The part of an RNA shown here (large-subunit ribosomal RNA, domain III) has 461 nucleotides and comes from a marine metagenome.

Context: one part of a larger RNA
RNA sequence: GUAGCGAGAGAGGGGUGAGAAACCCCUCCGCCGGAAGUCCAAGGGUUCCUGGGGAAGGCUAAUCCUCCCAGGGUGAGUCGGGAGCUAAGGCGAGGCCGAGAGGCGUAGUCGAUGCACAACCGGUUGAUAUUCCGGUACCACUGGAUGCGCGCCCAACGCUGAUCCGCGGUUGCUAAGGGGAUGUCCCGCCUUUCGAGGCUGGAAGGAACCGACCCACUGCGGAAAGGCGAGCGAAGCGGGGACGCAGAAAGGUAGGUGAUCCCAGGCGAUGGUUGUCCUGGGGCAAGCGUGUAGGCCGGGGCGUAGGUAAGUCCGCUCCCCACAAAGGCUGAGACGUGAUGCCGAGCCGCACUAGGCGAAGUCACUGAUCCUCUACUGUCGAGAAAAGCCGCUAGCGAGCGCAUCGAGUGCCCGUACCCCAAACCAACUCAGGUGGACAGGUAGAGAAUACCAAGGCGAUU
Numbered sequence: 001g002u003a004g005c006g007a008g009a010g011a012g013g014g015g016u017g018a019g020a021a022a023c024c025c026c027u028c029c030g031c032c033g034g035a036a037g038u039c040c041a042a043g044g045g046u047u048c049c050u051g052g053g054g055a056a057g058g059c060u061a062a063u064c065c066u067c068c069c070a071g072g073g074u075g076a077g078u079c080g081g082g083a084g085c086u087a088a089g090g091c092g093a094g095g096c097c098g099a100g101a102g103g104c105g106u107a108g109u110c111g112a113u114g115c116a117c118a119a120c121c122g123g124u125u126g127a128u129a130u131u132c133c134g135g136u137a138c139c140a141c142u143g144g145a146u147g148c149g150c151g152c153c154c155a156a157c158g159c160u161g162a163u164c165c166g167c168g169g170u171u172g173c174u175a176a177g178g179g180g181a182u183g184u185c186c187c188g189c190c191u192u193u194c195g196a197g198g199c200u201g202g203a204a205g206g207a208a209c210c211g212a213c214c215c216a217c218u219g220c221g222g223a224a225a226g227g228c229g230a231g232c233g234a235a236g237c238g239g240g241g242a243c244g245c246a247g248a249a250a251g252g253u254a255g256g257u258g259a260u261c262c263c264a265g266g267c268g269a270u271g272g273u274u275g276u277c278c279u280g281g282g283g284c285a286a287g288c289g290u291g292u293a294g295g296c297c298g299g300g301g302c303g304u305a306g307g308u309a310a311g312u313c314c315g316c317u318c319c320c321c322a323c324a325a326a327g328g329c330u331g332a333g334a335c336g337u338g339a340u341g342c343c344g345a346g347c348c349g350c351a352c353u354a355g356g357c358g359a360a361g362u363c364a365c366u367g368a369u370c371c372u373c374u375a376c377u378g379u380c381g382a383g384a385a386a387a388g389c390c391g392c393u394a395g396c397g398a399g400c401g402c403a404u405c406g407a408g409u410g411c412c413c414g415u416a417c418c419c420c421a422a423a424c425c426a427a428c429u430c431a432g433g434u435g436g437a438c439a440g441g442u443a444g445a446g447a448a449u450a451c452c453a454a455g456g457c458g459a460u461u
Stems, first nucleotide, its partner, number of pairs: 010028006029458004037438004043418002047416001048072006057065002077138002079414004084115002089110003095104003119136005139410004144405007157229004163223007171216002177210002184203003188199004231396002236392004244379004250372003255366005261282006267275001283342002287337003294330004298321004303316002306314002343361001346357003380383001424433002440452004
């Protein structure tokens, strides 16, 4: 002892204490409520919880703190990351360049902000929980049991099958024969730039094409030499993964509202209030079963110069059957189960602590920006890659496959707390900045705005 004390509502009572406007508790009041609530990512790193403290920090005080001291706290096959994959980009064996240092770059190897990939509900602590506990699941691998099946040697069986036979054909080829084109020549007429052109008729010559048997091709049936049979399986090949933007509609669900329906409680300090009265509640996941609304795909066969070798796979040609079905793939939700369970208003109980009992758990309306849907339709600027997955062969191969049941195993790192903020970035407890998810009610087109719920605050004079 001036400016200032950094946007903002506090009041009363009680407690603790040496000391209280600010700490703790209670009752009112006020503020936010697409946030000033809840949960993550980044970043921070113990700030988290408990006990204690009162020097300094806190723009005042402080018994309080995100301050100081001590002790404690982060539990995973399934969440996120690694033991899977790749993008931009990095590194880079050999290699090329450079006087050197070094630069570039192939094969590779790293690298998520992307792809792939198996867990949900409830309870519990002072502090962790999809991690602990309870219940109910799922994934991978290992080794068993049971059942079914295949193969290796002989036999049998199955498939394929050169070739042969029989019966057929709106098939192909051509013989006799039919057919008569283009071109050439002759007669007549017309025109003429005297080169020729046009028209009618005729002659020789004969192209295409048609056309039986045999043959070829093809369909069906039969005989048949021969060949092949389990399973695993690539780093190779193919499919798929696999993609922009915009728009309309439908089927659902979450959520919400109401209830004269169901359940629990209440019956009025003042006239009324046993009433269609008042208050409150009216839930539950993954998984498994089923495969719906909807969406997508034609199926089979012979051949084969392409897919760096091979291929039964893919691509391509042709044929047959079908043309909207059959079949297959995908797919919300509902329903059933999970659940004779859990939760649950309320009631009883503990008193600085401790729990127990437990009703109803339906209907109607509304309704998403969520799911079906990376669908469908439209459009031009034409919209990642690789692995997982499926198939193919190369190859391996004498034993192997499938289903069901029960058993065992399941590594490493993160996990506390703040996260539109007093804990991050701004020298500060700074009116600034910071990506994503959730999205209740009334009014409203609305995520605007106003007032509220859940929840959180009253912002350090």
The RNAcentral record of the full RNA draws on SILVA. Rfam family: Bacterial large subunit ribosomal RNA. Gene Ontology terms of the family: ribosome and structural constituent of ribosome.